[in-house]
Model confidence (mean pLDDT): 82 of 100. Predicted 3D model of an 87-nucleotide RNA (c-di-GMP-I riboswitch aptamer) from uncultured Sterolibacterium sp.
Order: sequence, then structure tokens, then C1' cells
RNA sequence: AUCAUAGAAGGGCAGAGCCAGCCGAAAGGUGGCGACGCAAAGUUUCCGGCCUAAACACCCAAGGUGCAUGGCGGCGGGACUGCCGGC
Repeated sequence: AUCAUAGAAGGGCAGAGCCAGCCGAAAGGUGGCGACGCAAAGUUUCCGGCCUAAACACCCAAGGUGCAUGGCGGCGGGACUGCCGGC
């Protein structure tokens, strides 16, 4: 220096739920409380999957159907980046 790995320590993130004179058409997000979990639960929609359907298109009386250009990175894969300790 590289590889593998036990236990321990310091720290990190934060599900559901609740709250908001917050953002959004919605899905969802943001902030606070809260911890189910997470060793990439850090970043990224490139691929698949899932959610929503404003605008638009169509059928139209009400209304309905389709559609992502909107979302989910804590659904999976890929790509990029990375802290502490280390017998």
C1' cells in the first nucleotide's frame, strides 16, 4: 500500500402516525414532532416498475376514457460520489 474480516466506539439518515394560515390540480414534496428500519435510506429518472392526470385529445348533458411533460432514489437495476474505526 492492497484485499478480506470479528467485535467495539464516535457520529449519520429517519417509516408509519400526528401537526402546518407551507408548495402542488393530484400523486407527492417541504418544515416540526416522531423512530419502522437503513452500511450508501448519499446523489442521479439512464432502464424497468409503481402512483397521479393539471394541460391536451376523444366521447360528451352530468360526467367519463386515454395520456407524463408531474412524481416515488425508503420498489429493483445501472451510473457517480463518500465519513469514522480497523485487533
The sequence was found by an Rfam model in a public genome assembly.
Of the family's consensus pairs, 95% are formed in the model.